RNA sequence: AUUUCGAAAAGGUCACCUUAUCUGAAAGGAUAGGGGCACAAAGUCACCGGUCUACGUGGACAUGGUCCAUAGGACAGCGGGAUUGCCGGA
Numbered sequence: 001a002u003u004u005c006g007a008a009a010a011g012g013u014c015a016c017c018u019u020a021u022c023u024g025a026a027a028g029g030a031u032a033g034g035g036g037c038a039c040a041a042a043g044u045c046a047c048c049g050g051u052c053u054a055c056g057u058g059g060a061c062a063u064g065g066u067c068c069a070u071a072g073g074a075c076a077g078c079g080g081g082a083u084u085g086c087c088g089g090a
Base pairs, nucleotide, nucleotide: 002090003089005088006087012039013038016035017034018033019032020031021030022029023028037077043083044082045081047080048079049078050075051074052073056070057069058068059067060066061065
């Protein structure tokens, strides 16, 4: 330097639950504390597929609403892809 190999040593992240607060129409996101699943990229990126929500927009019903469709919103711990990277092996 390369690697479509490996685990949980040293470190790391923190699903999910919960307490307090902020933010958003919602989904979701953020900060701090406690419990705690798991992950060799569960570091980063919304490019592709998928999933979630529906402020707004359009339509239908009928009436200050209900339903349907739809991302410009979101999910990187859904999969692919891109990119960076610790230790060990080869």
Model confidence (mean pLDDT): 83 of 100.
c-di-GMP-I riboswitch aptamer from an uncultured Nitrospirota bacterium, 90 nucleotides, folded computationally.
The model forms 95% of the base pairs in the Rfam consensus.
The sequence was found by an Rfam model in a public genome assembly.